RNA sequence: UGAAAGUGCACCUAGGGUUCCGCCGCCAGCUGACGGGUCUGGACCGAGUGGUGCAGGCGUUGACCUAAAAGGGCAAUGCUACACCGUAGAAGGAUAAAAGCCUGGGCGGG
Numbered sequence: 001u002g003a004a005a006g007u008g009c010a011c012c013u014a015g016g017g018u019u020c021c022g023c024c025g026c027c028a029g030c031u032g033a034c035g036g037g038u039c040u041g042g043a044c045c046g047a048g049u050g051g052u053g054c055a056g057g058c059g060u061u062g063a064c065c066u067a068a069a070a071g072g073g074c075a076a077u078g079c080u081a082c083a084c085c086g087u088a089g090a091a092g093g094a095u096a097a098a099a100g101c102c103u104g105g106g107c108g109g110g
Stems, first nucleotide, its partner, number of pairs: 007055006015045002020042002022039001023036003027032001056080007064072002082105001084109004091103003
């Protein structure tokens, strides 16, 4: 100086809207149409930088497979860090719609 890696899933939370259910209003009287998320809710979406767990990855040790090494799976054990500033109270995307979802650990800097 450059590159690579910095993982995945599940459950939950902060948060989010309004297709469905419920609730409210209004008009009907057929239990339906219209409107309201500035309606607590059911249900739903939901964090790279939030939580928990399981897996994956890397290292060390042990015995086993092999003539031996490499390698392989098994067991035990350790690690899995950091994530700041600006762009931006931004822009775009999905879903009915929105969001700390996705683009995105983006891009620029440290």
A computed fold for a 110-nucleotide RNA, annotated as Guanidine-I riboswitch aptamer. The coordinates come from a structure-prediction model, not an experiment, and the mean pLDDT is 82. The model forms 96% of the base pairs in the Rfam consensus. It matches the Rfam family "Guanidine-I riboswitch aptamer". Rfam's curators write: This family represents a conserved RNA structure found upstream of the ykkC and yxkD genes in Bacillus subtilis and related genes in other bacteria. The function of this family is unclear although it has been suggested that it may function to switch on efflux pumps and detoxification systems in response to harmful environmental molecules.